[in-house]
Context: one part of a larger RNA
Molecule: small-subunit ribosomal RNA, 5' domain
Organism: uncultured delta proteobacterium
RNA sequence: ACGAACGCUGGUGGCGUGCCUAACACAUGCAAGUCGAACGAGAAAGCCUUCGGGCAAGUAAAGUGGCGCACGGGUGAGUAACGCGUGGGUAAUCUACCCUUCAGUCUGGGAUAACAGCUCUAACGGGCUGCUAAUACCGGAUACGACAUCAACCUCUGCGGGGGGUGAUGGGAAAGAAUUUCGCUGAAGGAUGAGCCCGCGUAUCAUUAGGUAGUUGGUGGGGUAAAGGCCUACCAAGCCAAAGAUGAUUAGCUGGUCUGAGAGGAUGAUCAGCCACACUGGGACUGAGACACGGCCCAGACUCCUACGGGAGGCAGCAGUGGGGAAUAUUGCGCAAUGGGCGGAAGCCUGACGCAGCAACGCCGCGUGAGUGAAGAAGGUCUUCGGAUUGUAAAGCUCUGUUAAGAUAGAAAGAAUAGCCUUCGGGUUCGACGGUACUAUCUCAGGAAGCACCGGCUAACUCCGUGCCAGCAGCCGCGGUAAUACGGAGGGUGCAAGCGUUGUUC
Numbered sequence: 001a002c003g004a005a006c007g008c009u010g011g012u013g014g015c016g017u018g019c020c021u022a023a024c025a026c027a028u029g030c031a032a033g034u035c036g037a038a039c040g041a042g043a044a045a046g047c048c049u050u051c052g053g054g055c056a057a058g059u060a061a062a063g064u065g066g067c068g069c070a071c072g073g074g075u076g077a078g079u080a081a082c083g084c085g086u087g088g089g090u091a092a093u094c095u096a097c098c099c100u101u102c103a104g105u106c107u108g109g110g111a112u113a114a115c116a117g118c119u120c121u122a123a124c125g126g127g128c129u130g131c132u133a134a135u136a137c138c139g140g141a142u143a144c145g146a147c148a149u150c151a152a153c154c155u156c157u158g159c160g161g162g163g164g165g166u167g168a169u170g171g172g173a174a175a176g177a178a179u180u181u182c183g184c185u186g187a188a189g190g191a192u193g194a195g196c197c198c199g200c201g202u203a204u205c206a207u208u209a210g211g212u213a214g215u216u217g218g219u220g221g222g223g224u225a226a227a228g229g230c231c232u233a234c235c236a237a238g239c240c241a242a243a244g245a246u247g248a249u250u251a252g253c254u255g256g257u258c259u260g261a262g263a264g265g266a267u268g269a270u271c272a273g274c275c276a277c278a279c280u281g282g283g284a285c286u287g288a289g290a291c292a293c294g295g296c297c298c299a300g301a302c303u304c305c306u307a308c309g310g311g312a313g314g315c316a317g318c319a320g321u322g323g324g325g326a327a328u329a330u331u332g333c334g335c336a337a338u339g340g341g342c343g344g345a346a347g348c349c350u351g352a353c354g355c356a357g358c359a360a361c362g363c364c365g366c367g368u369g370a371g372u373g374a375a376g377a378a379g380g381u382c383u384u385c386g387g388a389u390u391g392u393a394a395a396g397c398u399c400u401g402u403u404a405a406g407a408u409a410g411a412a413a414g415a416a417u418a419g420c421c422u423u424c425g426g427g428u429u430c431g432a433c434g435g436u437a438c439u440a441u442c443u444c445a446g447g448a449a450g451c452a453c454c455g456g457c458u459a460a461c462u463c464c465g466u467g468c469c470a471g472c473a474g475c476c477g478c479g480g481u482a483a484u485a486c487g488g489a490g491g492g493u494g495c496a497a498g499c500g501u502u503g504u505u506c
Stems, first nucleotide, its partner, number of pairs: 001504002004502005011366006017359002019324001024322003028319003033067003038064002046055003074277003083202008093194002098190008106140004115130006147170005153164004176182002203249003210240003215237008252274004256267004279300005302313004330356001332355003338352001339350004369399004379390004403447001405443006414433001419428003450495005455476003461490005471478002
């Protein structure tokens, strides 16, 4: 010093922190939706009724389509590596939404879900036929840029290549909705984010000394947004290594944290950046972005359902359960704030987050009273029996009212520059925490002190009991009849809502 645990004890507030072990298995609920201003279609309960129907309502739910779901949240299993840190490169690259600029948004078509009918299945889930829409899908037109090929020119260069304009040819786009506007397509630039490459740094073992065949390089081809044995065919025989290859063990890395005068050593909880993983292994699809925690497929283990044919699932999200363990919390409230997704907006969603609950787990603050009070009371302990000590301590007297609790009254900031309405003057709504913090008044010294130690190191001493026994102990060492060292008592010392012990680090 600690993410601590254990023992004894425990008044209160603020701010933090809280599965370090089984990346063990998980009941239940919630954790990612949203848009009707893209589109078609469209209930029911209930209420009213003149029994025709009307309202509910063009609402809900479902479906097509768009955006999001690659963020946010968790964990540290793997990884000794361009993984991380730091400094560069990309003339070898991509980037949805956002910003700026330029140019467009013309004309057609065929389907399909929802729905209806029939039908299979225990279920999960399907099949067939028919109908329909779009900002879904597909043709045609147009082409400022951009792209491909060819031609010559200017310019820069790291000499590989890059940039610029010119000409010819080729093929290539779009979507509407609503009335404040929001979109769609092509191109250029920016911003942001990402991919890849390189120099240097990055644990232990030599009781690990040789390792390597896509291996090292070349050529052709493929593949990617992109360089590259990344992949493939052929050719060559290389490449790494005592400045430690290969192998083994351990480990997420960093900013930081702890310690220390520093150098250094140890460490990597919380917070922040990066990486990796999502039951185990593998794979791709969609997409600007994933090889995707709450998506898909296959295999495996496990659990559950089954009509035995077949299906369903993945808390290392927030709570919570069992188990493991010395050990780690509530199946809470709210979207009021901050932030995020969708939406023109209202708004919806948000276990991110903001709060509350539990725990002396940590740090910090406060309190447990103040003044006076000698008959130096009683009691205890010791005694040389004179007394000493506990000790101004108590009682008593005079005060105070912090704090806790209770009562009464008041009462926040966090929230307004946003939103909504507007006659453009202005007006107006929203607080989970919470009637909480806080303030005032009233009541009562009342409710609030322990723990360890006292042989030396090391501050603090006597009596009794025990008798190498019982026991103590960090080291030295105590105990065998006068033990300041064991156990008890009185007294003292040190810390104090804590004090000790254990563990770990310096």